[in-house]
Background:
A computed fold for a 1499-nucleotide RNA from Axiothella rubrocincta, annotated as small-subunit ribosomal RNA. The source organism's lineage runs through Eukaryota, Bilateria, Spiralia, Annelida and Axiothella. It matches the Rfam family "Bacterial small subunit ribosomal RNA". Rfam links the family to the GO terms structural constituent of ribosome and ribosome. RNAcentral holds the sequence, with entries from SILVA.
RNA sequence: AGAGUUUGAUCCUGGCUCAGGAUUAACGCUGGCGGCAUGCCUAAUACAUGCAAGUCGAACGAAGCACUUGUGCUUAGUGGCGAACGGGUGAGUAACGAAUAUCUAAUCUACCCUCUAGAGAGGAAUAACCAUUGGAAACGAUGGCUAAUACCUCAUAGUACAUAGAGAGGCAUCUCUUUAUGUUUAAAGGCGCGUUUGCGUCACUAGAUGAUGAGGAUAUUUCGCAUUAGGUAGUUGGUGAGGUAAGAGCUUACCAAGCCUGUGAUGCGUAGCCGAACUGAGAGGUUGAACGGCCACAAUGGGACUGAGACACGGCCCAUACUCCUACGGGAGGCAGCAGUAGGGAAUUUUUCACAAUGGACGAAAGUCUGAUGAAGCAAUGCCGCGUGGGGGAUGACGGUCUUCGGAUUGUAAACCCCUGUUGUAAGGGAUGAAAGUCUAGGAUAGGAAAUGAUCUUAGUUUGACAGUACCUUACUAGAAAGUCACGGCUAACUAUGUGCCAGCAGCCGCGGUAAUACAUAGGUGGCGAGCGUUAUCCGGAUUUAUUGGGCGUAAAGAGUGCACAGGUGGUUGAGAAAGUUAAUUGUUAAAUCCCAGGGCUCAACCCUGGUCCGCAGUUAAAACUUCUCGACUAGAAUAUAGGUGGGGGUAGUAGAAUUCCAUAUGUAGCGGUGGAAUGCAUAAAUAUAUGGAGGAAUACCAGCGGCGAAGGCGGCUACCUGAACUAUUAUUGACACUUAAGCACGAAAGCGUGGGGAGCAAAUAGGAUUAGAUACCCUAGUAGUCCACGCCGUAAACGAUGUACACUAGCUGUCGGCAUAAGUCGGUGGCGCACCUAACGGAUUAAGUGUACCGCCUGGGGAGUACGCACGCAAGUGUAAAACUCAAAGGAAUUGACGGGGACCCGCACAAGUGGUGGAGCAUGUGGUUUAAUUCGACGAUACGCGAAGAACCUUACCUACACUUGAAAUGCUUGGCAAUGCUAUAGAGAUAUAGCGGAGGUCAACCGAUGCACAGGUGGUGCAUGGUUGUCGUCAGCUCGUGUCGUGAGAUGUUCGGUUAAGUCCGGUAACGAGCGCAACCCUUGUCCCAUGUUGCUAACAUUAAGUUGAGGACUCAUAGGAGACUGCCUGGGCAACCAGGAGGAAGGUGGGGAUGACGUCAAAUCAUCAUGCCCCUUAUGUGUAGGGCUACACACGUGCUACAAUGGUCGAUACAAAGAGUCGCGAAAUUGCGAAAUGGAGCUAAUCUCAAAAAGUCGAUCUCAGUUCGGAUUGGAGUCUGCAACUCGACUCCAUGAAGUCGGAAUCACUAGUAAUCGUAGGUCAGCAAUACUACGGUGAAUACGUUCUCGGGUCUUGUACACACCGCCCGUCAAACCACGGAAGUCGGUAAUGCCUAAUAUCGUUGUGCUAACCUUUUGGAGGCAGGCGCUUAGGGCAGGAUUGAUGACUGGGGUUAAGUCGUAACAAGGUAUCCCUACCGGAAGGUGGGGAUG
Repeated sequence: AGAGUUUGAUCCUGGCUCAGGAUUAACGCUGGCGGCAUGCCUAAUACAUGCAAGUCGAACGAAGCACUUGUGCUUAGUGGCGAACGGGUGAGUAACGAAUAUCUAAUCUACCCUCUAGAGAGGAAUAACCAUUGGAAACGAUGGCUAAUACCUCAUAGUACAUAGAGAGGCAUCUCUUUAUGUUUAAAGGCGCGUUUGCGUCACUAGAUGAUGAGGAUAUUUCGCAUUAGGUAGUUGGUGAGGUAAGAGCUUACCAAGCCUGUGAUGCGUAGCCGAACUGAGAGGUUGAACGGCCACAAUGGGACUGAGACACGGCCCAUACUCCUACGGGAGGCAGCAGUAGGGAAUUUUUCACAAUGGACGAAAGUCUGAUGAAGCAAUGCCGCGUGGGGGAUGACGGUCUUCGGAUUGUAAACCCCUGUUGUAAGGGAUGAAAGUCUAGGAUAGGAAAUGAUCUUAGUUUGACAGUACCUUACUAGAAAGUCACGGCUAACUAUGUGCCAGCAGCCGCGGUAAUACAUAGGUGGCGAGCGUUAUCCGGAUUUAUUGGGCGUAAAGAGUGCACAGGUGGUUGAGAAAGUUAAUUGUUAAAUCCCAGGGCUCAACCCUGGUCCGCAGUUAAAACUUCUCGACUAGAAUAUAGGUGGGGGUAGUAGAAUUCCAUAUGUAGCGGUGGAAUGCAUAAAUAUAUGGAGGAAUACCAGCGGCGAAGGCGGCUACCUGAACUAUUAUUGACACUUAAGCACGAAAGCGUGGGGAGCAAAUAGGAUUAGAUACCCUAGUAGUCCACGCCGUAAACGAUGUACACUAGCUGUCGGCAUAAGUCGGUGGCGCACCUAACGGAUUAAGUGUACCGCCUGGGGAGUACGCACGCAAGUGUAAAACUCAAAGGAAUUGACGGGGACCCGCACAAGUGGUGGAGCAUGUGGUUUAAUUCGACGAUACGCGAAGAACCUUACCUACACUUGAAAUGCUUGGCAAUGCUAUAGAGAUAUAGCGGAGGUCAACCGAUGCACAGGUGGUGCAUGGUUGUCGUCAGCUCGUGUCGUGAGAUGUUCGGUUAAGUCCGGUAACGAGCGCAACCCUUGUCCCAUGUUGCUAACAUUAAGUUGAGGACUCAUAGGAGACUGCCUGGGCAACCAGGAGGAAGGUGGGGAUGACGUCAAAUCAUCAUGCCCCUUAUGUGUAGGGCUACACACGUGCUACAAUGGUCGAUACAAAGAGUCGCGAAAUUGCGAAAUGGAGCUAAUCUCAAAAAGUCGAUCUCAGUUCGGAUUGGAGUCUGCAACUCGACUCCAUGAAGUCGGAAUCACUAGUAAUCGUAGGUCAGCAAUACUACGGUGAAUACGUUCUCGGGUCUUGUACACACCGCCCGUCAAACCACGGAAGUCGGUAAUGCCUAAUAUCGUUGUGCUAACCUUUUGGAGGCAGGCGCUUAGGGCAGGAUUGAUGACUGGGGUUAAGUCGUAACAAGGUAUCCCUACCGGAAGGUGGGGAUG
């Protein structure tokens, strides 16, 4: 410090997620030791048991005990001090509760320190105790005795208190000093010493300081919600009185009506606050465990008492709830002290030891008490440290895992050898923490008459829970001590097996559907390590709330517009002030913590010492800037004068054109409307035409990226009223300014209310069409409405999607208004464009640039601009405005493709123009389907279907049935046997095979054969979606790319686009491109012409010869073979820059001459595991192998491809002519003979330019048939044969005789072909014993028609445009309905909670009042009084009851929308012109998306 994730890829916006650190943690697996810390976050729930606050006999009487008999010890009670500390918890509290600062001249303070003064004289009781007595108990009652440092009275006294006066000072009320008068205390106590009055000490009283602690006040700060906006009656203030330690409405009576609040009152929710802790670069954010400060609380609520201090955790009274005891009458209790228990919970310890240390209470002290504290125990809860061994050791052992079978790895790891002993075990030694104090014996100092005492000091004695612990020494053994998580990317670390969208994983992206580095297991590896992972929470990363440090044209975001108060900000200049600001200094900022520097535990954690420390306040100083006060200025702003401008606004009047209607006239059959129609109107006279009239609405042309207005918006003309900006010139005021929350006003269309008006248009509605439907688009009608007046509504894509104001920052150009009228200049309104900005698009003096001021708004998508609440509205609705839940994206701009019922250009038998077919019939063949024991398998739009198959009777053959074999039919090796192996015959059997016999030898090896077991074979079994190879298709279409350069943030672009041209990315020109590659073309084969060479088996012109090129001869010709030539837009004319095009000449051939081979980058997970090869999986007496028979040939049917036909351009018969290319020795097979024929016999010739197949057919000549189911057509069937072959039944071909079906040119639709082509005619070959061939592949014969042209169909190419598509339109995607689940809203109600209000009642208690009952101290005239107590009454009050409301929560039949969910229904609204452009507001309508009307936007 970043990374992953939206896309085909890119940049941006933006969310989600991860890596880090932390924790009072918990859970899973594991676990050796020590140190230091920490340990109920939940039920402030309930608590058994023990302990946690006592002490003092040197205050007092008394009782008991002990003995040394006058002393000691113990203690219930009286009395004093303490119990208000220490310890716990965080419920409440949003508050002077807390923090910081200041004040208290408005206060108190026991014990402690210092100082001053004092301690005099008396008195009356009472507990304990004794007696009697009540009660179960708790606890009492009555009578009697007694003491005090308990209680009371008096004296004395002050700087105490009150009143009055004087002086001084201060901070307003005041404070201090002083004078006078009045008022009010005390323990003659304890102990010690001494020599009698005493002295000392501890306690005591009064006063004054200090210290400590506490009370009170003020300022600032201190969570969320405005869907909490008004709150408050003791409320705010005053006066009097009361009250307190003390100010104060703190309380009360009266008077006034104030006080708080948008700088957030009041209300509701939540919460102890802080020092600090965690995190962060910091600013911040979160937290408030432990330690420390403050506050609050003590079962719940209230109250006071005592006291210096409490409204009191281990005190009291009352009420309530709960628990316990009870003799039922009545009592007792409060662990949020330490342990501990139950409960709750994911979860948190021992009913330990000690007062040795530190601290506290009491005491003169010894000492007692102390669950504070110090220690130990439990827990890996955290932090820190140590260990589980170290060195050597290769045959790189065994085992495991993987393997290409060679090996690799685990791995120097182990074994083995040597060593060490931290820890451990055993034994021995053994601390620091202890200082003080007391006591004993001395000494010193000050004072004193002395002693005690005080202070200091020396020596001695004594004190340890932890603990025989830490630590040290010696001995002994590698012995007793390693796990956990991960290994697809982020993120370090990979293989095998299992599983097969299952089981499962997952923080995000995402893995898993048979080869999973992602699941599970194993091996290996990586990380950390006595721990490791997970979960939860916080900060970080997140500049993702942005002060530091973000944005708002299109991503979320500028309010529809203006006016304007508060608020914020504000021109030039002088003087003063000093609030902000700056500087210095002072106080404070507790300690601990953090940081820095040292030090102590062996180190570290931990601990100790010192230092720094951003805040607040005071004092002093400065005066540039902001601010304030006083003054001045004119550049901002405003006003006056003059001028023109304009659909600016309002009111009244008025004009012409047009539509419609009415009347009359002319006139006759249609009009109207559409893509085409129909509804509709019309012989009752329409439409059309003419004249007249009525009425409403709107203002053609001018008219313009022209004008005006704040926006909405504004358009005939005239008049009146009225607002504004602009320009020019001088003058005036003198900062008067800018912005603006709340507020106020305006605000298109639609809509609402009342009353008018109503021509046209037109939601709704009706009808007609269209359609599968058509609640639409189109048509005919048509009502609200549109118009006017008045009043509402308050919203729009109210848009420049761009808030207002000011300043600055290149230009060019159009236009409007003014001045100048020459240049120009001021104000508007447009276009282009530089700097600069922007993610890009783009913006660019009219900023989206550079700055300033102020306002509004945004923070992922959906849910949702919705629910609830509130405000407004007649309503429609508007404004404000969430959450649960859900997703990992949603989005912007640009790029490359693909697509479009977008555009432009071009090509192709693509259409058109033609020719012939298919689709109808019969048959052949292939496929589907069906059937079957099997009908083996594959191929399925184009690109499967006469395809694999260039040939299924057996074989083939893979299928079925049956019978057999199991190292196997064929291969290799090991072990072992035999000498034969081979062959022949017979029997059984369907055969494979089995059995028997015969024959067979020089030996060994080899070979061969057999046997047994093992390795292995074998598989046309699966996966073409694991593959190689091969192939189809787009397409023989003209495309596909690269290097360097340039442009762009980038994906990418450029080149390859553009203008021409071409069959062509072919070539030329231009050009930020220049070149290159794969394709095109050419090179190759064939064909067409010629030349040369050669001349048999080919040829034959001349010569000779024959039946015949048959033979001699010849090489001229044909032909064959080989090699050359030829064609290149080379030449001419015209056009053109050129490329090239058109025409022409010559030529056998002319513009790639014809044909073929040749198939770019890629697409279709295209086809093939059954040609072959091959990974993995599967079978192994079978999914392998052999044999026989059957099947692949089935047959209601459907489709494809063909053949033959339907006839006269023909059929039949006879005669007769002309090819090319092939094949042949397991072959072709001649002549000749036989048969009607298929064929048979025969065997010449030929390994082929020699022989054979072999006859070419259409054609030509002649004859016949005469339009018919025929002399067309030949299916089907009967009979008889031939041939091949072991074998023609299932299931061959052919021949002959007989039979003679459908069919008379084929619906919708559809195919091929542009010249030697189509059409038509035959020939040959492969496969092959034969054949299903009408197929396929070749060959030649005869031999056409047509192409105007590119509008349309299909396919393709290039450029451009739109896109919400990228699996790429067979795309994407919207809404209703149906189903499941989830959260939420409404709802008759129901059940609670909370805080108030009113009324009734009212415990305890203070206060007030009363004095009828009782009464020791004082007074007294002895009777009473003062005073006190009980009692009564009153105010207030906890609680209780009742009542109506408020608010909040839970639940609720039913209901509403929302969200989510591989394959449900209906449509197709949106994205392309999405097939009616889309969207916004509004109204109506409709199953649904939606449609239509009005106005608006262009996205």